[in-house]
Formats: sequence, C1' cells, structure tokens
RNA sequence: GCGAAUAUAGCUCAUUUGGUAGAGCAUCUGCCUUCCAAGCAGAGGGUGGUGGGUUCGAGCCCCACUAUUCGC
Repeated sequence: GCGAAUAUAGCUCAUUUGGUAGAGCAUCUGCCUUCCAAGCAGAGGGUGGUGGGUUCGAGCCCCACUAUUCGC
C1' cells in the first nucleotide's frame, strides 16, 4: 500500500426482508434469612465509532474517515 472482518448498556452479546433497541452478568432497591450467600420481584443505565447521503422513517442500505484484528 491492497483486501477482509469488527465497532450497539460498565462487561459479553442479540436486534435476519428498514418501522422510534433487548438479554445475561454486573450495579441499586425491596422480599426472604439471625447475618451473609443463594433465590424471588423491580429499577436505573446506550441514540447504536465519527461525519455525511438515501428514505415518510436507518443499528439495519450507500459513501468517507477513525480505531482494533486478520490476510497479502
């Protein structure tokens, strides 16, 4: 330099033909328990790497850039 993959919640990951984003773990609260753990119930937490474009509407399509990884 060329090609490819990945980039979504604190972490690991879903979101399959475009219709205003979820799970597990973690955190917090309550219940339970003599206490802790476990268990049960609930809550908070992301505008989706950055910037544009297409569209009535984009995490999902297109372009550029950035970061990481792999190959040549």